[in-house]
Molecule: c-di-GMP-I riboswitch aptamer
Organism: Salinibacillus xinjiangensis
RNA sequence: GCGAUAAGCUAGCAAACUAGUCGAAAGCCUAGGACGCAAAGCCACGGGUCUAAUGAAUAGUGAUAUUCGAUGAUCGCCGGGUUGCCGCA
Numbered sequence: 001g002c003g004a005u006a007a008g009c010u011a012g013c014a015a016a017c018u019a020g021u022c023g024a025a026a027g028c029c030u031a032g033g034a035c036g037c038a039a040a041g042c043c044a045c046g047g048g049u050c051u052a053a054u055g056a057a058u059a060g061u062g063a064u065a066u067u068c069g070a071u072g073a074u075c076g077c078c079g080g081g082u083u084g085c086c087g088c089a
Stems, first nucleotide, its partner, number of pairs: 001088003012037002017032004022027001035076001041082003045079003048074003055068005
C1' cells in the first nucleotide's frame, strides 16, 4: 500500500435467560450464563429502530386519558470515521 477469500490460539468479546443496582421507560452496569462474533474494539456523524420523563396539544369540572415530541437508548441494525489483528506485496 492492497484485501476482507480462507484459517485462527487452553487467547478475546458475550445474545437470550436468571439475580442484584440504577432509570419514568427504552436500556445501562455487576455477577452468573453462552446464541453468536475476525473488529461483537472505539466514536451517536447520516439513516433506521426502541422508549416518551420534562414539555406541548386535545378531551374532561376534576382525578385523569389520548396524541405529538429526544434532549434518552441502541455501534450485537446498516452506512461512515478511527485504531488494531490477520493475509499478500